Context: one part of a larger RNA
RNA sequence: GGACGAACGCUGGCGGCGUGCUUACACAUGCAAGUGGCGCGACGAACCGGGCUUCGGCCCGGGGCAAAGCCGCGAACGGGUGAGUAACACGUGGGUAACCUGCCCCGAAGACCGGGACAACCCGGGGAAACCCGGGCUAAUACCGGAUGUGCUCACUACUCAUAAGGGUGGUGAACAAAGGAAGCUUCGGCCUCCGCUUCGGGAGGGGCCCGCGGCCCAUUAGCUUGUUGGUGAGGUAACGGCUCACCAAGGCGACGAUGGGUAGCUGGUCUGAGAGGACGAUCAGCCACACUGGGACUGAGACACGGCCCAGACUCCUACGGGAGGCAGCAGUGGGGAAUCUUGCGCAAUGGGCGACAGCCUGACGCAGCAACGCCGCGUGGGGGAAGACGGCCUUCGGGUUGUAAACCCCUUUCAGGAGGGACGAAGCUUCGGCAGCGAAUAGCUGUCCGGAGUGACGGUACCUCACUAAGAAGCCCCGGCUAACUACGUGCCAGCAGCCGCGGUAAUACGUAGGGGGCUAGCGUUGUCC
Numbered sequence: 001g002g003a004c005g006a007a008c009g010c011u012g013g014c015g016g017c018g019u020g021c022u023u024a025c026a027c028a029u030g031c032a033a034g035u036g037g038c039g040c041g042a043c044g045a046a047c048c049g050g051g052c053u054u055c056g057g058c059c060c061g062g063g064g065c066a067a068a069g070c071c072g073c074g075a076a077c078g079g080g081u082g083a084g085u086a087a088c089a090c091g092u093g094g095g096u097a098a099c100c101u102g103c104c105c106c107g108a109a110g111a112c113c114g115g116g117a118c119a120a121c122c123c124g125g126g127g128a129a130a131c132c133c134g135g136g137c138u139a140a141u142a143c144c145g146g147a148u149g150u151g152c153u154c155a156c157u158a159c160u161c162a163u164a165a166g167g168g169u170g171g172u173g174a175a176c177a178a179a180g181g182a183a184g185c186u187u188c189g190g191c192c193u194c195c196g197c198u199u200c201g202g203g204a205g206g207g208g209c210c211c212g213c214g215g216c217c218c219a220u221u222a223g224c225u226u227g228u229u230g231g232u233g234a235g236g237u238a239a240c241g242g243c244u245c246a247c248c249a250a251g252g253c254g255a256c257g258a259u260g261g262g263u264a265g266c267u268g269g270u271c272u273g274a275g276a277g278g279a280c281g282a283u284c285a286g287c288c289a290c291a292c293u294g295g296g297a298c299u300g301a302g303a304c305a306c307g308g309c310c311c312a313g314a315c316u317c318c319u320a321c322g323g324g325a326g327g328c329a330g331c332a333g334u335g336g337g338g339a340a341u342c343u344u345g346c347g348c349a350a351u352g353g354g355c356g357a358c359a360g361c362c363u364g365a366c367g368c369a370g371c372a373a374c375g376c377c378g379c380g381u382g383g384g385g386g387a388a389g390a391c392g393g394c395c396u397u398c399g400g401g402u403u404g405u406a407a408a409c410c411c412c413u414u415u416c417a418g419g420a421g422g423g424a425c426g427a428a429g430c431u432u433c434g435g436c437a438g439c440g441a442a443u444a445g446c447u448g449u450c451c452g453g454a455g456u457g458a459c460g461g462u463a464c465c466u467c468a469c470u471a472a473g474a475a476g477c478c479c480c481g482g483c484u485a486a487c488u489a490c491g492u493g494c495c496a497g498c499a500g501c502c503g504c505g506g507u508a509a510u511a512c513g514u515a516g517g518g519g520g521c522u523a524g525c526g527u528u529g530u531c532c
Stems, first nucleotide, its partner, number of pairs: 001532004006528005013379006019372001025335003029332003034073003039070002047062006080290003090214007099207003104203007112146004121136006151176001153174009180195003184191002216262003223253003228250008265287004269280004292313005315326004343369001345368003351365001352363004382412004392403004416473001419467004426459001429456007436448004476521005481502003487516005497504002
C1' cells in the first nucleotide's frame, strides 16, 4: 500500500447488489412435500329435474364439493451445515470382457382365462391418552393362480473373436410377464383416438466400483500388521474384491517416511504480489460428509433415508403413574454463548421442481419487500459575481497579519429528499373461448412461429416522466516533532498526559490539554484484529 462475512469510537442526506466466522448449544409458535376423481368402493355438499306440502320443508333421480381410507407417483430432488474425514474424500486422466438405472426417446413383441382377500364402513370391546383388539360387508391399475414366450436367465452344445479369466452369434431343453381407464361412433359383434400396462434390445442423462498422478505439519512419532498378505473353495452383492467364512501357505507395509500424533471438508476460485510465490476456501458453482448421540435394517429404480421406521443413550414435554410424545446444521423467530451478524413480512406474477390427460394444486426452492454505511458503486449538501478586504475570533514587532471571496449582498439553477399528476418492461409468455389448418374414420380428442375476443403482476401506483415550490432539509472524522503533507498562542511543569518506531513532559513544550490556523480523506473518518 492492498484486502475483509469484520468489530469498536465519533459522525451520518439519498439511491442500486452480498451478510451467525463463536455453542454441530438448547429450542416456544407458524409455515418448509405433496398430488392424482380419467385406478377404487362407501358416505355424500352446492346445483339441476320431478313429486308431495300443514309453505317450515320432505322424498325420488341426476350431480358430484370437502375430509378420511385403499392404490399410483413423488417424498433419495430441492433447502441447511462443515461436526467428522489426511481418505480414491477431492482434483485430473484412464478402466469396467466386473456393474445398475424409475421417469424420457427409438425399436421389437404382447396384454388370454380365472380366483380369494384387506382397509374405509358397520357392530362389539380395551385405554387418561397415544392408540389397540375381535367379528362382519366391499372395489380396483392393490393381491394371487393358470395359459402364452417376441424375448431374457440358466444348463448343454456348434461356430467365431480374443486368448489370461472371457466376449459375440446360432441350436436344444428348463424356468420367468401383463391392467386397465376416458371421449366419440356403433348394425351392440365391435371400431377408433388418447392416457396407461408387460417382456426385451438400443439411446440419452444419472450413478456404483477399480487404477495412475497431484495437493498440510511433527522423526522431540521408527518400526507397524493376524482377516493381517497371498492361494483354493464357498457365501454375499447390481458388480470385482479378504467384502465375509472354512482350510492352506507366511506373508504384506516402511527413511521415496510406514505406524502414531496434531490440524483440516476438497476443488473451480478469492486476496495479495512485477512475477515466482504466499495466505485463504464467506457469497456463486461442482463433489463429499452429516441430520439430537451411537447402532441397525425395511421400502424402493434409487436411502441405510434432515421434516420415515426399529433399538439403545442423554435431554425436554404430557400422564389418570399403567404408559406415551419430540428432534430448526429448512424459512422466520427465542434463550444462551460472544467483540459481533437481520423480519415470527408479501407472493406463487416470473424461473425451476413434484403430481395430474388438462384445468389446476403444492412449493420459506425461488421472486420480492423490511432492518443494519457491514461492504461495493453512483449522486447530493449548490453555481457565478462580490472589498486593498466588514463584524467577530486568533496572532502581533501594535505598523499590521490571518480567517478571507469566506460571509453579508446581487444574479442563477433545482439534481436528491418532500408535494401533486401520469405511468411501464418483467406477459412476444401462459390460460380459456371462437375460428382456421394438420393428425384422425370422425362433428371426440390431440397439435399449432396462424387469426380474433377475454383473463392473468407479489414487487406496486415501484422504476420512469411531467408540474409547482424554496438555497431552501443534508458534513464530518483523523492528523500537523522526524519517518509524513500540515504552526502559532495560552494552560500544565518528569504532574496531568502522549506514543507505530525513534522518543516527548522536570517554567518560554510546533510531541501533553485547549484555541486559532493548516494538512489529509469524505458520508464517511480513525482505531483494533487477520492475510499478502
A computed fold for a 532-nucleotide part of an RNA from an uncultured bacterium, annotated as small-subunit ribosomal RNA, 5' domain. The prediction has a mean pLDDT of 82.